[in-house]
RNA sequence: GGGCCCAUAGUAUAGUAGUAACACGCGUCCAUGGCAUGGACGAGUCCCGGGUGCGACUCCCGGUGGGUCCA
Numbered sequence: 001g002g003g004c005c006c007a008u009a010g011u012a013u014a015g016u017a018g019u020a021a022c023a024c025g026c027g028u029c030c031a032u033g034g035c036a037u038g039g040a041c042g043a044g045u046c047c048c049g050g051g052u053g054c055g056a057c058u059c060c061c062g063g064u065g066g067g068u069c070c071a
Stems, first nucleotide, its partner, number of pairs: 001070007010024002013021001018054001026042005047063005
């Protein structure tokens, strides 16, 4: 320098045009004499900019960061 892949909650990941989700973690409450475990409820997320489209996490373009291969 070039090719390919990835970027989603605090962490690890699913979702791939039509309400963004599971687990752990976090908060409140319940149960216990108390802790742990358990139960109920809740907060919190689509890397940035632009385009297409009625509608974009999803498709397209550019950027940024990471991984991998070639040189």
Overview
A computed fold for a 71-nucleotide RNA from Candidatus Nomurabacteria bacterium RIFCSPLOWO2_12_FULL_46_14, annotated as transfer RNA. Its Rfam family is "tRNA". From the family's description: Transfer RNA (tRNA) molecules are approximately 80 nucleotides in length. It is annotated as a transfer RNA. The sequence is in RNAcentral, with records from ENA. Lineage of the source: Bacteria > Bacteria candidate phyla > Candidatus Nomuraibacteriota.